[in-house]
RNA sequence: GUAGGCUACGGCGAUGGAGCUCGCCUGAAACGCUGCAUCUCGCGGCUGAUGGCUCCUACGUGCAU
Numbered sequence: 001g002u003a004g005g006c007u008a009c010g011g012c013g014a015u016g017g018a019g020c021u022c023g024c025c026u027g028a029a030a031c032g033c034u035g036c037a038u039c040u041c042g043c044g045g046c047u048g049a050u051g052g053c054u055c056c057u058a059c060g061u062g063c064a065u
Base pairs, nucleotide, nucleotide: 010025011024012023013022016056017055018054019053020052021051032046033045034044035043036042
């Protein structure tokens, strides 16, 4: 230096924070969906602050004062 194995303290799960929970990851886990066109790149559309639940913040919509 390279390859392999073990270890979940740690890290990650399409835009922020916290609690609980689930899954994944040993230098990776992660970097949404879709239409047309394109031969490796271009032009559009749609949903969501959660992996899931709850709360807070930001944003958006409707109603009332």